A computed fold for a 73-nucleotide RNA from a Rikenellaceae bacterium, annotated as transfer RNA. RNAcentral holds the sequence, with entries from ENA. Its mean pLDDT, the model's own confidence on a scale to 100, is 82. Rfam family: tRNA. Rfam links the family to the GO term triplet codon-amino acid adaptor activity. The family's RNA type in Rfam is transfer RNA. NCBI's taxonomy places the organism under Bacteria, Pseudomonadati, Bacteroidia, Bacteroidales, Rikenellaceae.
RNA sequence: GGAAUCUUAGCUUAUUUGGUAAAAGCGCAUGGUUGAAGCCCAUGAGAUUGGAGUUCGAAUCUCUGAGAUUCCA
Numbered sequence: 001g002g003a004a005u006c007u008u009a010g011c012u013u014a015u016u017u018g019g020u021a022a023a024a025g026c027g028c029a030u031g032g033u034u035g036a037a038g039c040c041c042a043u044g045a046g047a048u049u050g051g052a053g054u055u056c057g058a059a060u061c062u063c064u065g066a067g068a069u070u071c072c073a
Stems, first nucleotide, its partner, number of pairs: 001072007010026004019056001028044005049065005
């Protein structure tokens, strides 16, 4: 320099090809339980990499910026 794949919560992953919809585990907070913690139970907060476009409607399609991984040279 060229090509491919990927970017969803603090971390690890779903969301099956545009429409019930943003989900789960761990973690975190609050309450219960305990002499106090842990375990356990209940509840809650928290995210679609930035921008633009297409569409009645975008995490999903297109373009572009940034980043990560791999391959070729």